[in-house]
Molecule: Purine riboswitch aptamer
Organism: Mollicutes bacterium
RNA sequence: UAAACUAAAAACGGUUAGUAUCGUAUAAAAUCAGAAAUAGGGUCUGAUUGUUUCUACUUUGACACCUUAAAUGUCAGGACUAUGAUACCACAUAAUAUAUUA
Numbered sequence: 001u002a003a004a005c006u007a008a009a010a011a012c013g014g015u016u017a018g019u020a021u022c023g024u025a026u027a028a029a030a031u032c033a034g035a036a037a038u039a040g041g042g043u044c045u046g047a048u049u050g051u052u053u054c055u056a057c058u059u060u061g062a063c064a065c066c067u068u069a070a071a072u073g074u075c076a077g078g079a080c081u082a083u084g085a086u087a088c089c090a091c092a093u094a095a096u097a098u099a100u101u102a
Stems, first nucleotide, its partner, number of pairs: 001017001003016004018088008026056001029049007041066002050057001058078007093102003
């Protein structure tokens, strides 16, 4: 938020679905192998570990680093998935974006 069921003993409840927020998991991380690029570059493929856990394991930016070689590093921001809890009721006022915000 929507629909349905239940019924007035608790009933302003309960159940189901959806959404939002906050937790938990995992750090959107680590390791290995193969291929690829070269300061206008720094990537791609596969596998393993990681969760009382299915799935996922990327993207953007900044800084550093590598003097042409085979190797990158650090920091910050952005999700999905699994699961737990809470909430999505009434009235009044104000604003103006007219159905939302406080």